[in-house]
Context: one part of a larger RNA
RNA sequence: UGACGAGGGCCCGCACAAGCGGUGGAGCAUGUGGUUUAAUUCGAUGCAAAGCAGAGAACCUUACUAGGGCUUGACAUUCCGCGAAUCCUCUUGAAAGAGAGGGGUGCCUUCGGGAACACGGACAUAGGUGGUGCAUGGCUGUCGUCAGCUCAUGCUGUAAGGUGUUGGGUUAAGUCCCGCAACGAGCGCAACCCUCGUGUUUAGUUGCCAACAUUUAGUUUGGAACCCUGAGCAGACUACCGGUGAUAAGCCGGAGGAAGGUGAGGAUGACGUCAAGUCAUCAUGCCCCUUAUGCCCUGGGCGACACACGUGCUACAGUGGACAGGAUUGUAGGCUGCAACUCGCCUGCAUGAAGCCGAAAUUGCUAGUAAUCACUGGUCAGCCAUACGACGGUGAAUUCGUUCCCGGGCCUUGUACA
Numbered sequence: 001u002g003a004c005g006a007g008g009g010c011c012c013g014c015a016c017a018a019g020c021g022g023u024g025g026a027g028c029a030u031g032u033g034g035u036u037u038a039a040u041u042c043g044a045u046g047c048a049a050a051g052c053a054g055a056g057a058a059c060c061u062u063a064c065u066a067g068g069g070c071u072u073g074a075c076a077u078u079c080c081g082c083g084a085a086u087c088c089u090c091u092u093g094a095a096a097g098a099g100a101g102g103g104g105u106g107c108c109u110u111c112g113g114g115a116a117c118a119c120g121g122a123c124a125u126a127g128g129u130g131g132u133g134c135a136u137g138g139c140u141g142u143c144g145u146c147a148g149c150u151c152a153u154g155c156u157g158u159a160a161g162g163u164g165u166u167g168g169g170u171u172a173a174g175u176c177c178c179g180c181a182a183c184g185a186g187c188g189c190a191a192c193c194c195u196c197g198u199g200u201u202u203a204g205u206u207g208c209c210a211a212c213a214u215u216u217a218g219u220u221u222g223g224a225a226c227c228c229u230g231a232g233c234a235g236a237c238u239a240c241c242g243g244u245g246a247u248a249a250g251c252c253g254g255a256g257g258a259a260g261g262u263g264a265g266g267a268u269g270a271c272g273u274c275a276a277g278u279c280a281u282c283a284u285g286c287c288c289c290u291u292a293u294g295c296c297c298u299g300g301g302c303g304a305c306a307c308a309c310g311u312g313c314u315a316c317a318g319u320g321g322a323c324a325g326g327a328u329u330g331u332a333g334g335c336u337g338c339a340a341c342u343c344g345c346c347u348g349c350a351u352g353a354a355g356c357c358g359a360a361a362u363u364g365c366u367a368g369u370a371a372u373c374a375c376u377g378g379u380c381a382g383c384c385a386u387a388c389g390a391c392g393g394u395g396a397a398u399u400c401g402u403u404c405c406c407g408g409g410c411c412u413u414g415u416a417c418a
Base pairs, nucleotide, nucleotide: 001418002417003415004414005413007412008411009410010409011408012407013406015402016401019365020364021363022362023361026314027313028312029311030310031309032308033307034305035304043052064300065299066298067297068296069295070294073125077124078122079121080120081119083117087102088101089100090099091098092097107114108113127289128288130287131286132285136283137282138278139277140276141274143272148187149186150185151184153182154163155162156161167178168177169176193266194265195264196263198234199233200232201231202230203229204228208223209222210221211220212218237260240254241253242252243251244250303384316358329350330349331348332347333346334345335344371394372393373392376389377388
């Protein structure tokens, strides 16, 4: 100097308290652990992993596995040979592929050839979602939107260092005021940015208002007051009044105002911490594979199931007499798609399980919030979405307070810790 303390003081936060709704019990959805498996690809693991990466696994995706194949390779550059390329048919095969036959001669040209494309060959090499996030860049989480973290010069101490940044007030804030061996400055705070809330100016189409129309399409005509939309401007700054305070910073009350003390929300994340996360977005050092740890294909798997945990959805109701609840199973169809068996969604009929408000424990929320209801978007052929994101409708209760639990900030004190 830090760190730590069941040391002390001051202060803050849905931290407790006061309230409202949940989780933990049931059924199901989904993620994870474990177990199983040929494979159940990999990563993420207290808060800060677990409806996470994945804004959508039937094939593809796909990285895993079994089998069938390829070896200059699915992709890139160079050289040589040959053929334009695209196309059609047959055999074999699960497909990839392998074999055979047919058709076709295009563009530029200095007639030598060249360009694009395909096939065969050669050498350098391609390729790797193989390893190492404890070799790295970049990006991200977290403490924490907490109020802190530092520097120059000066002063001081033998030095490590200190001072400034401490003190008295105040603030959401190292925010501001006063004082002071300090005087200044930087990164943070705040403001500048976006959205919402008020007014005004301007512009009126596909919007608005009126006429007309019944040929219902606003075709037509007129208007710019309103609604609305776009652009510009104004408006809030403790500006005004009273009290209080040290004549300060500020705090309390009031007026006016659409809005009042940061108006509400968002974006914005200091120095650093956790060898935090990611080599599987990408990039990259080193190591490793090279007829395979590379590449193509078909089927399977990622969807298994004694169990454990997380996050969610639906309920346990009302009446008075058998309804509410909808899991599970049978059956009949529909849709998407080469394909719905493993493994999709939807509909009809039948079936009708557990569950009567949940132990210990634990979680979210302070206002248009919680709770509740509906709608919609991305991904997407379809969809396992009850997820995630956005948008609105209805719309509460409580906050005495800081003793205690948790986390954090400042000062001070002790230390056999660094």
The prediction has a mean pLDDT of 80. The part of an RNA shown here (small-subunit ribosomal RNA, 3' major domain) has 418 nucleotides and comes from Glycine falcata. Its Rfam family is "Bacterial small subunit ribosomal RNA".